[in-house]
RNA sequence: AUGAAAAUAUGGGGAGAGAAUGUUCCGUACGUAAAUGAACGGACCAUCGCCGAAGGAGCAAGCGUCUUUGACGUGAAUCUCUCAGGCAAAAAGACUCUUAUUGGACG
Numbered sequence: 001a002u003g004a005a006a007a008u009a010u011g012g013g014g015a016g017a018g019a020a021u022g023u024u025c026c027g028u029a030c031g032u033a034a035a036u037g038a039a040c041g042g043a044c045c046a047u048c049g050c051c052g053a054a055g056g057a058g059c060a061a062g063c064g065u066c067u068u069u070g071a072c073g074u075g076a077a078u079c080u081c082u083c084a085g086g087c088a089a090a091a092a093g094a095c096u097c098u099u100a101u102u103g104g105a106c107g
Base pairs, nucleotide, nucleotide: 006102007101008100009099011097012096013095018048020047021046022045024043025042026041027040028039030037049087050086051085055083056081057080058079062074063073064072065071066070
């Protein structure tokens, strides 16, 4: 001096599903002598319907063990479940690309 796997960080791309309904609270502007009121947005809770790509959970073949026609253990995911999360935008987002750093396989 080549610089693999793996890890970290910046930036980019990144799907799906109700802008659902109801109570309460807060804010905005309208209006009022003041309130009631009605409109919009946000938050919590509840109800019904859905999504899967944060996270989480489950297991096939195979492999291993044993008291061996079986039992137990191990065993992946973008599969399955939907606990959590999400269902206009925003945020998040598996995965992926670039750049940089660590690293030091191979030669």
Glycine riboswitch aptamer from Salipaludibacillus neizhouensis, 107 nucleotides, folded computationally. The source organism's lineage runs through Bacteria, Bacillati, Bacilli, Caryophanales and Salipaludibacillus. Of the family's consensus pairs, 90% are formed in the model. The coordinates come from a structure-prediction model, not an experiment, and the mean pLDDT is 81.